[in-house]
A computed fold for a 1523-nucleotide RNA from Parcubacteria group bacterium CG1_02_42_13, annotated as small-subunit ribosomal RNA. The coordinates come from a structure-prediction model, not an experiment, and the mean pLDDT is 83.

RNA sequence: AUUUUGAGGAUUUGAUCCUGGUCCAGGAUGAACGCUGGCGGCGUGGAUAAGGCAUGCAAGUCGAACGCCGAGCACAUAACGCAAGUUAUGUGCUUGGAGUGGCGAAUUGGUUAGUAACACGUAGAUAAUCUUCUCCCGCCACGGCCAUAACUCGGAGAAAUCCGAGCUAAUAGCCGAUGGUUUCUAUUUGUCGCAAGACGGAUAGAAUAAAUGGUCACCGCAAGGUGGCCGGGCGGGAAUGAGUCUGCGGCCUAUCAGCUAGUUGGUGAGGUAAUGGCCCACCAAGGCAAUGACGGGUAGGGGGAAUGAGAGUUCGAUCCCCAACAAAGAUACUGAGACAUGGAUCUUACUCCUACGGGAGGCAGCAGUCGAGAAUAUUCGGCAAUGGGGGAAACCCUGACCGAGCGACGCCGCGUGCGGGAAGAAGCCCUUUGGGGUGUAAACCGCUUUUCUGAGGGAAGAAUCCGCAAGGAUGACGGUACCUCAGGAAUAAGGGGAUGCAAAUUCUGUGCCAGCAGCCGCGGUAAGACAGAAUCCCCAAGCGUUAUCCGGAUUUAUUGGGCGUAAAGCGUCUGUAGGUGGCUGGACAAGUCUCUAAUUAAACCUCAAGGGCUCAACCUUUGAGCUGUUGGAGAUACUAUCUAGCUAGAGGAUGUUAGGGGCUGACGGAACGGUCGGUGUAGGAGUGAAAUCCAUUGAUAUCGACCGGAACACCAAAAGCGAAGGCAGUCAGCUGGGACAAUCCUGACACUGAGAGACGAAAGCGUGGGGAGCAAAAAGGAUUAGAUACCCUUGUAGUCCACGCUGUAAACGAUGGAUACUGGCUACUUGAAGUGUCGACCCUUCAAGUGGCGAAGCUAACGCGUUAAGUAUCCCGCCUGGGAAGUACGGCCGCAAGGCUAAAACUCAAAGGAAUAGACGGGGACUCACACAAGCGGUGGAUCAUGUGGCUUAAUUCGACAAUAAACGAGGAACCUUACCAAGGUUAGAAACUCUAGCGGACAGCCUGCAGAAAAGUAGGCUUUCUCACAAGGACCGCUAGGGCAGGUACUGCAUGGUUGUCGUCAGCAGGUGCCGUGAGGCGCUCCCUUAAAUGGGUAAACCUGCGCAACCCUUACUCGAUGUUUUAAAUGUCAUCGAGAACUGCCCGGGAUAACUGGGAGGAAGGCGAGGAUGACGCCAAAUCAGCAUGGUCCUUUGAUACCUUGGGCUGCACACAUGAUACAAUGGCGAGGACAAUGGGUUGCCAAGCCGAAAGGCGGAGCUAAUCCCAACAAACCUCGUCUCAGUCCGGAUUGAGGGCUGCAACUCGCCCUCAUGAAGCCGGAAUCGCUAGUAAUCGCCAAUCAGAUAUGUGGCGAUGAAUACGUUCCUGAGUCUUGUACUCACCGCCCGUCACGUCAAGCGAGCUGGGAGUACCCGAAGCGUCCCGCUUUUAGCGGGAAACUAAGGUAAGCUCAGUAAGAGGGACGAAGUCGUAACAAGGCACGCGUAGCGGAAGCUGUGCGUGGAUCAUCACAUUU
Repeated sequence: AUUUUGAGGAUUUGAUCCUGGUCCAGGAUGAACGCUGGCGGCGUGGAUAAGGCAUGCAAGUCGAACGCCGAGCACAUAACGCAAGUUAUGUGCUUGGAGUGGCGAAUUGGUUAGUAACACGUAGAUAAUCUUCUCCCGCCACGGCCAUAACUCGGAGAAAUCCGAGCUAAUAGCCGAUGGUUUCUAUUUGUCGCAAGACGGAUAGAAUAAAUGGUCACCGCAAGGUGGCCGGGCGGGAAUGAGUCUGCGGCCUAUCAGCUAGUUGGUGAGGUAAUGGCCCACCAAGGCAAUGACGGGUAGGGGGAAUGAGAGUUCGAUCCCCAACAAAGAUACUGAGACAUGGAUCUUACUCCUACGGGAGGCAGCAGUCGAGAAUAUUCGGCAAUGGGGGAAACCCUGACCGAGCGACGCCGCGUGCGGGAAGAAGCCCUUUGGGGUGUAAACCGCUUUUCUGAGGGAAGAAUCCGCAAGGAUGACGGUACCUCAGGAAUAAGGGGAUGCAAAUUCUGUGCCAGCAGCCGCGGUAAGACAGAAUCCCCAAGCGUUAUCCGGAUUUAUUGGGCGUAAAGCGUCUGUAGGUGGCUGGACAAGUCUCUAAUUAAACCUCAAGGGCUCAACCUUUGAGCUGUUGGAGAUACUAUCUAGCUAGAGGAUGUUAGGGGCUGACGGAACGGUCGGUGUAGGAGUGAAAUCCAUUGAUAUCGACCGGAACACCAAAAGCGAAGGCAGUCAGCUGGGACAAUCCUGACACUGAGAGACGAAAGCGUGGGGAGCAAAAAGGAUUAGAUACCCUUGUAGUCCACGCUGUAAACGAUGGAUACUGGCUACUUGAAGUGUCGACCCUUCAAGUGGCGAAGCUAACGCGUUAAGUAUCCCGCCUGGGAAGUACGGCCGCAAGGCUAAAACUCAAAGGAAUAGACGGGGACUCACACAAGCGGUGGAUCAUGUGGCUUAAUUCGACAAUAAACGAGGAACCUUACCAAGGUUAGAAACUCUAGCGGACAGCCUGCAGAAAAGUAGGCUUUCUCACAAGGACCGCUAGGGCAGGUACUGCAUGGUUGUCGUCAGCAGGUGCCGUGAGGCGCUCCCUUAAAUGGGUAAACCUGCGCAACCCUUACUCGAUGUUUUAAAUGUCAUCGAGAACUGCCCGGGAUAACUGGGAGGAAGGCGAGGAUGACGCCAAAUCAGCAUGGUCCUUUGAUACCUUGGGCUGCACACAUGAUACAAUGGCGAGGACAAUGGGUUGCCAAGCCGAAAGGCGGAGCUAAUCCCAACAAACCUCGUCUCAGUCCGGAUUGAGGGCUGCAACUCGCCCUCAUGAAGCCGGAAUCGCUAGUAAUCGCCAAUCAGAUAUGUGGCGAUGAAUACGUUCCUGAGUCUUGUACUCACCGCCCGUCACGUCAAGCGAGCUGGGAGUACCCGAAGCGUCCCGCUUUUAGCGGGAAACUAAGGUAAGCUCAGUAAGAGGGACGAAGUCGUAACAAGGCACGCGUAGCGGAAGCUGUGCGUGGAUCAUCACAUUU
């Protein structure tokens, strides 16, 4: 430079948008753990205890530097010996041992403890330096000398080791010479420089080196010589390595703010290879620090690695570079190089040996072992290769290295077969029982052989060395890789997951249990979320989990965030450092930009082109890149710097001006309280109502006088001033700031502002005054369940003044300051100008200020909007989930109260902002309803009936429980019903379908007998199907046995259908399209008028539509027509059926927007919906019903059933409570007698007439009637007339009880009804409370029906008869509708929610103390050791021994600092399904809430005082909008 490059989701809500945290999907790892595991290649593997270590190995080599000792071989000589041979000596060759000497051992290898530092990185400096081995150049190597180890002898010791005496060599050591080198001294001189001085040159003098050694060849008898090679010394150069110095760079902490005496500098001397306080003496008093010194914590640094789009963030394994360390600490020696990992000395700790005297040791080398740990390998092979040390070389050494082994620890590759094979086996799973899935999967057939097994072949890696040559020798890995042949699908698949996020689903079991869970969350009987199974999904020799890092997270935001209300603007101002900065020239070139050079080690990484392992991983070649740093050359727009100017920013001068700006003093009136005096008399005061309280010792009231303190009505305003807090009677004095207008002056002097300083309401504190009113605390009275409150009566601090402190507030516009820009309209304040006027007001314009509404724009929305929350720049402050907590600890300030600064553990998955729809409010407005009011009659009291609860019981079957259960299911329990209880029985069943086998065609059924409570059983009698000639067979029926199955009023109404109640016959509920809003959502459906009504009209971003309303349907009121049984003698009429008409605000008047509609009137049977019924929107209450029915699932069923049959009992049980009714309590009445008028209905297992009997219930009787015909049925009752009773527990009332009868029924004991006689309770109109009803209604009166054998019906459903009162009205109670408002509610106020107390768990802080670690300070003691000084000895420029002072490690003592651990106890915090006390907050939360402060109180809290609105409602005013 080019190319490439950025994904989101779940979770706060009823829903929405936003803010904000939490969690997930990805990648990575020296990993570990769980399950599983075929092969190979390449990598990688003690991260914890720098804890301890047995054993072996990891550094030696050179005989071509040297002497000695030994072994072997050969030769020579000598002795002995006949000889063989032996011994000795010498020489040569080979080899071994220790030693002297040289080089190496300072490399390699390991580790990361320390170190925040020139340790590292990078760029430089060294004119301030050294450098063995290596290379190059030049020169030199002359003469002499003393020892010593080895060895021998003697001695000490357990050992390690050591001592004494004696002998000896060298490339060991020493002396001298030479010297071009170096150093010093003296003289002289050159260059640069003002000088100081720096760099040199020359001459003279002094000092300063060596190994002519080793070996080979040749010559020589030899000594020795020559040559080659190796070595020695000096000088110069190169290379390499090292030392030192400097700029810059890279951790956290200010709850570490001041640090420093060798400290900073100088002079001199010392020391070093070399600069330097590096060390010492003296002198001076400096040096560092907010750009973070000093202190604390953490940490080896880099190349690089992981991740990321990048910027970044995190890390520093393996490989490379550097540093540091070597059990802990200190020290020097040797050397080119060390203060030395496998060297030395000393101290300490630990381990080992010991004869107790004394010694030895250092795996953070390679293996290995113990320990600790979640956790990390073989006591392997080889020097064949690469590299290193020594050597001339051969060669030796090398746990460096090369290889192998172990571990799926990682990356990469391969395999576990391939093809065919059923509309599809078995098994298993699911199922709607039809089938579906596993699944071409298997079996079976064919094929292949990677891998595996067996056999055979078989590498590259080799360069080198020996040898004259020919030729020969060398591979740990390894008989490995690889190749060939043979055999046979043969040897080889698991892990995790399946509610959503997030790919993949069913069954069974379980039943808030067991369990799961990364987050939201699953599990309380139908769990796709637990467990198992089947199936499916993902990855695959691996798969998951855990831990850690990056990412996602724009959630620390440079790229790339915010601060009105979500977390976040310091209470305000002045101003220091710093940051930023107006216009025009010139200079410079630091920043900036361009080009270029060097460097940025290699490796890694990216890209391009390649190469080698079969591919890949891996390895490798070349090129480019890679972050930067430095030098050089250039550019000059901008920034910086220097310089010269300018006036638009800023400031000053002159003039005018408004103002509750500040401080001080004086004065004023009203009110209030007090004192005194007068008048006057019984109350006053206070409250929702009261009481405490004051008052006959004269209050309250009223008049007068005096005294006192505090605050300043009206003006007054949304106005004014001030930086903010704040500022108000009047006048005066002193004083600060601002605005406007026109000119003049200075000339960027500006803006902001970390630290710092000043001011700073109320409360509070100190000292001294003052004290009228008010009023924390306190006292009393009330209220209340309580009332430490709200209300009342008192009342002290305080409130006031002076001086001093405190320094905080919802100190708010919840909005930092400055500058510039960006449509307006309107109001007010101040100034100026213009116009105008006599002047003022008014009007117009400009500037400054204060408000309202609003373009654009912004905002999550609300809203902001030239006074910005718009568009931009600069500077400061602040925020980063909620709670813990503005708390603890520390520090600073304060007299105290307390303030400022300011965490963590732990805990939660939210906490929050704005807006939306509901619901709710002891919020508001409007409207309606027998909701209240006005009335009438009841309930609640009595007795009884019925139902319910409770109690009781063998059972008292079950359901229903506010309204919306309780005369409800049940419209009718003596048996039955019946579901309950007791007892007796049956088991394929009482009833149903079907199969198989057998029997039979009166088995069964009916009648009778027996025993039995009955069911059931048993005996006898009666009656004996169809087809078919008979037989056989079949049909049908029945029985027996077996099978499939039946049965269940058993459970779940919270699995359901259907049906029903309720809000409510209330007027609502919803949709389409469109429009508005980011969205939830809104509009439509609001508003005005109207209606019973979302009924209608008008308006309007709405226009339509659906379900509801209304109407259509039925009954009824009027008329007409037709038909007609009954009725009647007939007709007529009533009546019945069918049909038609009639009423629609149609007509008139008024009101009203002329509309909708409404008030009145006429006519009419009926008038504004004529009356009544049926009809019940979307939905609410998991409302009711599994017992009416149906139904999923579950449960019970031959043994003694939750099934079925039967008898008896129970459902009726009675101290009590509730609900619904009946009858009454009487005179508007009871009783007796007489008299009158209905309608709806029902009837053939039925209604039952006439007549007769009975006092009656009833009986006999039998006519009529399948009904307008007959019957129930009667004269219906209340009512009317007459009589009686005369206010009494009665001639009221009829309960209860006794006796006698009647009826139904198989049967009236539990347990029926009716009649008659007798009995004659309670009760004299009902407490709190509560119900129904608005017209043919209430009230009163009777009649009928269903169910039903009968009936406990006073119930229910109907029918008619008689027949009222009242409604001013919507304040209140209840419910409902619409709009609006507040909300922390949405399970929706029966909501939410606060604090103490009690119990349990957890973490942190405090804490009398106790224990341990760390870093220093002071003092004591002080080893080894370098150097210094002194003494002695010796072989005397040197060494040895002894001593001294100084320095110093470890150790000891002391007082503190700091960090941890632990602790009696005391206090708060967090969390914990159902504990206690209250009710603080959310609605006006029932006393509006909150902030600061003070007092008080079990607790939330209450009260005082100042402040805020983040207060509802109402009213007034102003502004805005409309007209």